[in-house]
């Protein structure tokens, strides 16, 4: 230098003209005022009252000043704060998660390790094995049970023998029937360990080396899981994003959630009804309401209000420095601090500049996932050239 | 804004305990008919909404993402 994989940072900038939505702030104008001060006027000296100022509430005009979408606000796919149902309780069910450790309020996230896959290099006669890790991984258990594994094929799970090799018999020499074996063809996604030697009539864990597996118990390490060692010729294959089992979490709704005020009416009609309502699947258990009609409660038709106030933004908050940790991340100092609406503001235009996409808050907050424009930066790994 | 359901032939739907996609209605083609319509034989026609996963093997199981519907506010 190219190519290629992977992380991060930014998400236009100056200017200038109008315009929107909250806060704060300050004029003028009109109403109002169970308060304050000053006149006056009345007066039984308690007081009342009228005008004026100042405060202070409301309405209109207006003036300045400061602030005002995002990395994803979006899907709502996961965990949470918050509220309200009993302080949320027991069993079954359900659901959701899965090597190991750690980090978090918590998580399916995130960090770190470990195995495994793939790639590239070495190397064994091979089977196989070592290194190296830019990349990938939903990675508990199918010798704990069940269940499926179409089609083809001879056999698809404690199995079979089409063709084949091998042998016996018979022969019309074409073959044909018994028996053995399962090395080689064949089907299939997948055929009952695998290479290699030796052994056989052919073969075949038969049998022996090595690799794979089981069982045991050693060492290292938290752990996961590596290493060596004995010891068994070793039928027992896939699938658990199949039911299932193991473990470990989970009550249930969701800010249209609830809290307050203040307005309105027909607490009206019809059916159903002994339970029903918090309560979602069942059963206990708690409380509230009802329990034969003056009848909870539900459904459906009718009616009414469609106003204001809190929840509503200070948080697991952001930067910045240095410490602990490999890191996620944590505690310590220092600084910062302003969106909070309610048919929903946060915008339009010009000028400049090299270029602007995806898209726009609605209870908050921590993640994933998905849309996305110009670039800048780091880190690997290949190949090429130079030292 | 919460939340809960659906996308399969030109329509309206089966099939979603994994194994070659189906019905009816519509198209077309032939047979009846003077001709049409009914009838009756036969045929065409499917990105199973995209994409990506696990499995030998996906309409179906998972994860994602796009479209479409519905439900929820107070008082009595």
């Nucleotide at each position: 230098c190219a190519g290629c994989g992977g992380g991060g940072c930014c998400g236009g900038g100056c200017g200038g003209u109008c315009g929107c939505g909250g806060c704060c702030u300050u004029g003028c104008g009109g109403c109002g005022u169970a308060c304050g001060c000053g006149c006056g006027g009345c007066u039984u000296c308690g007081g009342u009252u009228g005008c004026g100022u100042g405060g202070u509430g409301c309405c209109g005009c207006g003036g300045g000043g400061g602030c005002g979408a995002g990395g994803a606000a979006a899907g709502u796919c996961c965990g949470a704060a918050c509220u309200c149902c009993a302080u949320a309780g027991a069993g079954c069910g359900g659901u959701g998660u899965g090597c190991c450790g750690g980090a978090u309020a918590a998580c399916g996230u995130c960090c770190g390790g470990g195995g495994g896959c793939c790639a590239g290099g070495c190397u064994u006669c091979a089977a196989g094995g070592c290194c190296u890790g830019a990349g990938c991984u939903a990675c508990g258990g199918c010798c704990a049970g069940u269940g499926c594994c179409a089609c083809a094929g001879a056999g698809a799970a404690c199995a079979u023998a089409c063709c084949g090799c091998c042998u016996c018999g018979c022969u019309u020499u074409g073959g044909c029937g018994g028996g053995g074996u399962a090395a080689g063809g064949g089907u299939g996604a997948a055929a009952a360990g695998g290479u290699g030697c030796g052994g056989u009539a052919a073969g075949a864990g038969c049998g022996c080396a090595c690799c794979g597996g089981g069982c045991g118990g050693g060492c290292a390490g938290u752990a996961a899981u590596g290493c060596g060692c004995g010891u068994u010729g070793c039928a027992u294959g896939g699938u658990a994003a199949a039911c299932c089992c193991c473990a470990c979490a989970c009550g249930g709704a969701g800010c249209a959630a609830g809290a307050c005020c203040a307005a309105a009416u027909a607490g009206g009609g019809a059916g159903a009804g002994a339970g029903u309502g918090c309560c979602g699947g069942c059963u206990c258990g708690g409380c509230g309401c009802g329990c034969u009609a003056a009848g909870a409660u539900c459904u459906c038709c009718g009616g009414g209000u469609a106003g204001g106030u809190c929840g509503c933004u200070g948080g697991a908050g952001c930067c910045c420095g240095a410490c602990a940790g490999c890191a996620a991340u944590g505690g310590c100092g220092g600084g910062c601090g302003u969106a909070g609406a309610g048919g929903a503001a946060u915008g339009a235009c010009c000028g400049u500049u090299a270029g602007a996409a995806c898209a726009g808050a609605a209870u908050u907050c921590g993640g994933c996932u998905u849309a996305u424009g110009a670039g800048c930066c780091c880190c690997g790994c290949u190949g090429c050239a130079a030292a | 804004g919460c939340u809960g359901g659906c996308g399969u032939a030109g329509c309206u739907c089966a099939g979603c305990u994994g194994g070659u996609a189906g019905a009816g209605c519509a198209u077309c083609u032939g047979a009846u008919u003077u001709g049409u319509a009914a009838u009756c034989a036969g045929a065409g026609g499917g990105u199973c909404g995209g994409g990506g996963g696990u499995u030998c093997a996906a309409a179906u199981c998972c994860c994602u993402u796009c479209g479409c519907c519905a439900g929820c506010u107070c008082c009595a």